[in-house]
Context: one part of a larger RNA
């Protein structure tokens, strides 16, 4: 001058305490280890690996193994010689790459030759998801959206350093004020930014539909309007302004008013100096270092989906605040032409058939779904649960054996609320219900979004974990 302390003081933070709902037992899906295996490709390891990279492994993908092929090579530039093609079609052989035969064919041109493209030959060279993330760029995680971390000059000190940043109040905040041997800046904070909440103006289709008139079995359907929803431009609104009390006459708290909204209104983007040789050489760049008839390349088939166990994130569930029928409401955000498919028909059903409309405020996906009314079941391993397993299909796709999703009928496993420990949440939150999107031929209980019901609790900070400050 840091860091640490089972040192003191101060202060935050779902850290703890109030509470609510869960993990941990059950099946199940998925990652992980581990064990198999010819391969089970690679990386991630506390907290900051484990539904992670992977926003989608049947082939491809792939990078792993078997097995079959190729060596200037799947790819890129350069030389020399040949063809006039390449490309395509077509038979055969073969798992397939390929290989063999026909068959088809070129531009320009000063007619020397160029241009393209293929082939063949020798050679620089290509190529590696091959090693080093402890050689690297660049990117990212994490402490943390935590208040910090620094300079210039001055002064102080022999110096390393200090000061400034410390004190006093305050605040989310090195946020403000006041003090002060320190005067000031900077990187952060806060504020510009984007969505929401309240209102005005434009504007009125493809949204709306109070009024007016048609029009009906119904419908904003039609004339017609743009008032209101709405949509999307530009504005206003909110500063502790205003009252009070308090503090030091400050910063500021606290209480009221008036307002859609109140003291940072609510939620996003936005990560300071640095840390952990954190993570990536398989995203992508690269230094070195290795391979070069293989560690490059191309094909089939296989594995990544294995399976005594172990863990981790999740999904159904163990019921009556329920199950299961039938009646019948009420979003929001997003997609859509190799798409989304209305209606109609046919099937129990997953689908099919036929097809109307929309590049979409027009048409479609589209049914929300918890709730709401009626009706049943009566507390049972049951009308709870659905797992596993038989059959019989359906769609995607060359192709679902390994290994795909969904139907139908049959089977109906464990579970009766979960030791020890141990998560997540403070308000439209959590809990609970669906909806959609992106990857994607198909495959979602994952992920990212969207709404719609909508709660309790918080005395305090002794104490557990992080974190600042003297």
């Nucleotide at each position: 001058u840091g860091a640490c302390g089972g040192g003191g003081c101060c202060c935050c933070g779902c850290a703890c305490a109030a509470g609510c709902g869960g993990u941990g037992g059950a099946g199940c899906a998925u990652g992980u280890g581990g064990u198999u295996u010819a391969a089970u490709u690679c990386g991630a390891c506390g907290c900051u690996a484990c539904g992670c990279g992977a926003a989608g492994a049947a082939c491809c993908u792939u990078a792993c193994c078997a097995a079959g092929g190729c060596u200037u090579g799947a790819c890129a530039u350069g030389g020399g010689c040949g063809u006039g093609a390449c490309c395509g079609a077509u038979a055969c052989a073969g798992a397939g790459a390929u290989g063999u035969a026909u068959c088809u064919u070129u531009c320009c041109u000063u007619c020397g030759g160029g241009a393209c493209a293929c082939g063949c030959c020798a050679c620089a060279c290509a190529g590696g998801u091959g090693g080093u993330g402890c050689a690297u760029g660049g990117u990212u995680g994490u402490c943390g959206u935590c208040a910090g971390c620094u300079c210039g000059u001055g002064u102080c000190g022999u110096g390393a350093g200090a000061u400034g940043u410390u004190g006093g109040g305050u605040u989310a905040a090195g946020u403000c004020c006041c003090g002060c041997a320190a005067c000031g800046a900077g990187c952060g904070c806060a504020a510009c930014c984007c969505c929401u909440a309240u209102u005005c103006u434009u504007a009125g289709u493809a949204g709306c539909c109070a009024g007016c008139g048609g029009g009906c079995a119904a419908a904003g359907c039609c004339g017609g309007g743009c008032a209101c929803u709405c949509u999307a431009g530009g504005g206003a609104g909110a500063c502790u302004g205003c009252c009070g009390u308090g503090g030091a006459u400050a910063a500021c708290a606290c209480g009221g008013a008036g307002g859609a909204a109140g003291g940072c209104g609510g939620g996003g983007a936005u990560g300071a100096c640095g840390u952990c040789a954190a993570a990536u050489c398989a995203u992508c760049a690269u230094g070195c270092c290795c391979c070069u008839u293989a560690c490059g390349u191309c094909u089939u088939g296989g594995g990544c989906u294995a399976c005594a166990c172990a863990c981790g994130u999740g999904c159904u569930a163990c019921a009556a605040u329920g199950g299961c029928u039938g009646c019948a409401a009420c979003a929001a955000a997003g997609c859509g032409a190799g798409g989304c498919g209305a209606a109609u028909g046919g099937g129990c059903g997953a689908c099919c058939a036929u097809a109307a409309g929309c590049a979409a405020a027009g048409c479609g996906c589209a049914a929300a779904a918890a709730a709401g009314c009626a009706g049943u079941c009566c507390c049972a391993g049951u009308u709870c649960g659905g797992a596993u397993u038989g059959c019989a299909g359906u769609c995607u796709g060359c192709a679902a054996c390994u290994c795909g999703a969904c139907u139908g009928c049959a089977u109906g496993a464990a579970g009766u609320u979960g030791g020890a420990a141990u998560c997540g949440c403070u308000a439209g939150u959590a809990a609970u219900c669906g909806c959609g999107a992106a990857u994607c031929a198909g495959c979602a209980u994952g992920u990212c979004g969207c709404g719609g019901u909508g709660a309790a609790u918080a005395c305090g900070u002794u104490c557990c974990c992080g974190g600042g400050g003297c």
The part of an RNA shown here (small-subunit ribosomal RNA, 3' major domain) has 470 nucleotides and comes from an uncultured bacterium. The coordinates come from a structure-prediction model, not an experiment, and the mean pLDDT is 86. The RNAcentral record of the full RNA draws on ENA.